This is a predicted structure of a 103-nucleotide RNA (SAM riboswitch aptamer (S box leader)) from Peribacillus simplex. Model confidence (mean pLDDT): 86 of 100. Lineage of the source: Bacteria > Bacillati > Caryophanales > Bacillaceae > Peribacillus.
[in-house]
RNA sequence: UCUUAUCCAGAGAGGUGGAGGGACUUGGCCCAAUGAAACCUCGGCAGCGGACCCGUUUUGGGAACUGUGCUAAAUCCAACAAGCGUAUGCUUGGAAGAUAAGA
Numbered sequence: 001u002c003u004u005a006u007c008c009a010g011a012g013a014g015g016u017g018g019a020g021g022g023a024c025u026u027g028g029c030c031c032a033a034u035g036a037a038a039c040c041u042c043g044g045c046a047g048c049g050g051a052c053c054c055g056u057u058u059u060g061g062g063a064a065c066u067g068u069g070c071u072a073a074a075u076c077c078a079a080c081a082a083g084c085g086u087a088u089g090c091u092u093g094g095a096a097g098a099u100a101a102g103a
Stems, first nucleotide, its partner, number of pairs: 001103007012042005020031003025079004043071003048067003052062003075096001080093005
């Protein structure tokens, strides 16, 4: 970089640190000295790949050992297109992004 699947559910304490953070841009809205980012420790959630169990033998269910991932708010919301609406907007799809597996 490409392909496939998923993204309105779920799950936090402590230590170091010391001003930013919520991917990028713009606009909004939030979080943050009652301590942001980052790092470390311990926990937790989830169930994508491997292993395991049950059933089928294509599909499915369970479990949580292992490799990842995640642990404020829908991927925080919108942006582009289509439809609906007088309109604030609503719905669907796309783009971008994230994660897993494969190439």